[in-house]
RNA sequence: AUAUCUGUUCAGGGCGAGGUGCGACUCCUCACCGGCGGUGAUGGGCGACGAGUGCGCCACGAGUGCCGCGAGCCACAAGAGUGGUUGACUUGGUGUGAAUCCAAGACCGACGGUAUAGUCCGGAUGAAAGAACAGCGGU
Numbered sequence: 001a002u003a004u005c006u007g008u009u010c011a012g013g014g015c016g017a018g019g020u021g022c023g024a025c026u027c028c029u030c031a032c033c034g035g036c037g038g039u040g041a042u043g044g045g046c047g048a049c050g051a052g053u054g055c056g057c058c059a060c061g062a063g064u065g066c067c068g069c070g071a072g073c074c075a076c077a078a079g080a081g082u083g084g085u086u087g088a089c090u091u092g093g094u095g096u097g098a099a100u101c102c103a104a105g106a107c108c109g110a111c112g113g114u115a116u117a118g119u120c121c122g123g124a125u126g127a128a129a130g131a132a133c134a135g136c137g138g139u
Stems, first nucleotide, its partner, number of pairs: 001139002005135006016030004031119002033109002035069005044058004049052001063107002072085005089105005111122003
C1' cells in the first nucleotide's frame, strides 16, 4: 500500500408571497429542491524531460448524456426471497472538440392520507445504494 472478512459511525433537499374557496403548504400565478458508484472536451494544481497544440499524476465536476444501483411500487412466495417495473432536454455561446463549461428557455419527481401534494402528515427512531474510520489475518 492493498483484495477479502469483521466492527463502528454516517448516509435526501424543498411552499416564501399572492389569488379562488366553508375548507388548499394539495388548485391557479410566481417561488423552492435535486439519493449513490463509475464515466469525466476544456479548465485548476503538481511532476518529469525528449520541452511539446505533447505526456503522467491528483482533486473538483451532470435532477433530465452513457453504464450500473438504491429507495419506492407491482406480482409470486408460509418465509427467506425471486421476478418485474422504475421520471424528465432543447436552443444558443465558447472551442479543434461539449453529453460535462457558460447562458437561456423547458421538463421530471413512489406509495397511503387529506380539497387534487416533488415541497405537509404517515410507513420511517425503518431500510438502503454507498461513504468514512478502526481491527484480525494474508500478500